[in-house]
Molecule: c-di-GMP-I-GGC riboswitch aptamer
Organism: Deltaproteobacteria bacterium
RNA sequence: ACCGAUAAUAGCAAACUCGGGGUAACCUGGGGACGCAAAGCCACGGGUCCAUUAAUCCCACGAAGGGAGGAUGGACAGCCGGGUUGCCGAAG
Numbered sequence: 001a002c003c004g005a006u007a008a009u010a011g012c013a014a015a016c017u018c019g020g021g022g023u024a025a026c027c028u029g030g031g032g033a034c035g036c037a038a039a040g041c042c043a044c045g046g047g048u049c050c051a052u053u054a055a056u057c058c059c060a061c062g063a064a065g066g067g068a069g070g071a072u073g074g075a076c077a078g079c080c081g082g083g084u085u086g087c088c089g090a091a092g
Stems, first nucleotide, its partner, number of pairs: 002092001003089002011036002016031006034078001040084003044081003047076007056068004
């Protein structure tokens, strides 16, 4: 250094729930623990989700409407990669 114990010390906190924020995705504080060796941090690539919306196409068609696809702006780091910082030290 790789690596990651039925080690030690410390830490985070899914679902759900209560308060606050946001049109929403979701964020945030308390409770709560499914899990996590980066479940610390960064939206860089992919992905998912939300909002708004022009042309076009499809479904339906009396009408209202629904969907695909694109654009713009957002959310997620506990979806996968990547970047970056960091605690501990058995075996190999």